This is a predicted structure of a 475-nucleotide part of an RNA (small-subunit ribosomal RNA, 3' major domain) from Streptococcus mutans.
Context: one part of a larger RNA
């Protein structure tokens, strides 16, 4: 100087308190351990590992077992040789890899070749999802968006060092004012950047109708007022008034405003920590393999199942289940696509087939809601596990091991110990919709938008964390 402390002083945060949904009990559904396995490919590990890499494991993926199989190689340049083909199709034999076999018409030429392909040979090489993240680059994660972290040249100390950065006030804030042997600077804070809130202009077509005209319907003539769509603007800044403070920074409530005191969300992460993750994205030093730790098939596993644990969906019911009739959104995707509308079909889902490269068509008639039936407190008209059935749809194949439909059957659960988690507003709860991955598969992730609260006295305790101080002699 820093750490640490069951020292102290001040402060801040869903820390805790106040409240409102949960997790821990149930099935199921997904990671994980852990048992098994010929393999159950790998890596992640308190917070900060476990619906996380993985944004989609029936082949491929796949890296992992098992059999079959190749050895300059599946991929790369370079050297010689031989050939005119290769690509495509058809056959033969194989589980396929691969082996023959048949078709199938290279270009340019100074005729010497020469360029491209295929095949064969000889080494150089290739190839490694093989080992170190304790050798490493880029890359991420945590303290933490917490308010800290320094410097330069003065001063002070004999020196480690201190000063500045403390102090008494304020702030979300090292944020601004005073004070003060300090004076000034950087990198962080703010702010500049994006979105959604109000408005104003400028556009007016795929939008959109107040006023005419028409219509079954903005379907249509007109129109751009208005909605909406994107460009430019403008608005907020403690500007104004009162009060409190030290006449300062400030704060208190208030006016006037769509919006008021960093308005709300977002990007945005200082000097550093943990040899934190990752050698499996990728790049790379060094080690190691080189007829195999490369490579290609075909199966089959990564899905196994006594158990243990996270992380979720569903319920246990009347604030509700069914049934019928009605109502209102938002972000997005869409030509190997999104598929209207008609016909079969009790249904997934066929078949035919418009229109759309999209403010023009289409997915897509959102659900919770309204309103009317029925059910009456039961393991039920509550719950759906599972289980046999009959279909459908991707697809070369749904057996291991895919969604989804239909009808039959209907299991556990009557709110969950000890513990623990989330959340201060359009938030929590609770309702659907849309996307990326994707031939197919979503309770998972990323978005969307309806309905929409309760509580915060307070900081005495738990947690982290900041500034100032003391112990201790840990370092």
């Nucleotide at each position: 100087u820093g750490a640490c402390g069951g020292c102290g002083g001040c402060c801040c945060g869903c820390a805790c308190a106040u409240g409102c949904g949960g997790u821990g009990g149930a099935g199921c559904a997904u990671g994980u351990g852990g048992a098994u396995u010929a393999a159950u490919u790998c890596g992640a590990a308190g917070c900060a590992a476990c619906g996380g890499g993985a944004a989609g494991a029936a082949g491929c993926u796949u890296a992992c077992c098992a059999g079959g199989u190749c050895u300059u190689g599946a991929c790369a340049u370079c050297c010689c040789g031989a050939u005119g083909c290769u690509a495509u199709u058809c056959u033969u034999a194989g589980a396929g890899a691969u082996a023959g076999g048949a078709a199938g018409u290279u270009a340019c030429u100074u005729c010497g070749g020469u360029a491209c392909a295929u095949c064969g040979g000889a080494g150089a090489c290739a190839g490694g999802u093989g080992g170190u993240g304790c050798a490493u680059g880029g890359u991420u994660g945590u303290c933490g968006u917490g308010u800290g972290c320094u410097c330069g040249a003065g001063u002070c100390g004999a020196g480690a060092g201190a000063u500045g950065u403390u102090g008494g006030g304020u702030u979300a804030a090292g944020u601004c004012g005073c004070g003060g042997a300090a004076c000034g600077a950087g990198c962080g804070c703010a702010a500049c950047c994006c979105u959604a809130a109000u408005u104003g202009u400028u556009a007016g077509u795929u939008g959109c109708c107040u006023u005419c005209a028409u219509u079954a319907a903005g379907a249509u003539g007109g129109g751009c007022a208005c909605u909406c769509u994107a460009g430019c603007g403008a608005g907020a800044c403690u500007g104004c008034g009162c009060g409190u403070a030290a006449u300062a920074a400030a704060c208190c409530g208030g006016a006037g405003g769509u919006a008021g005191g960093u308005g709300g969300g977002g990007a945005u992460g200082a000097c550093g920590u943990c040899a934190a993750u990752a050698g499996a994205u990728c790049a790379u030093g060094c080690c190691c393999c080189u007829u195999a730790u490369g490579a290609c098939c075909u199966g089959g596993g990564c899905u196994a199942c006594a158990c243990a644990c996270g992380u979720g969906c569903u319920a246990c019911a009347a604030u509700g289940g069914u049934c019928g009739g009605u109502a209102c959104a938002a972000c997005g995707a869409g030509u190997u696509g999104c598929g209207a509308g008609c016909c079969g079909g009790u249904g997934a889902c066929g078949g035919c087939a418009a229109g759309c490269u999209a403010a023009u068509c289409u997915c897509u008639g959102a659900a919770a809601g309204g309103c009317g039936a029925u059910c009456u407190c039961a393991g039920u008209u509550c719950g759906g596990a599972a289980u046999g059935g009959a279909g459908g749809c991707u697809c070369c194949u749904a057996c291991u091991c895919g969604c989804c439909u239909c009808g039959a059957u209907g299991a556990a659960g009557u709110c969950g110990g000890u513990a623990u988690c989330g959340c201060u507003a359009g938030u929590a709860a609770u309702c659907g919709c849309g996307g990326a991955u994707c031939a197919g598969c979503a309770c998972g992730c990323c978005g969307c938008g309806g309905u929409g609260a309760a509580u915060a006295c307070g900081u005495u305790c738990c947690c982290g964390g900041g500034c100032c101080u003391u112990u201790u002699a840990c370092a």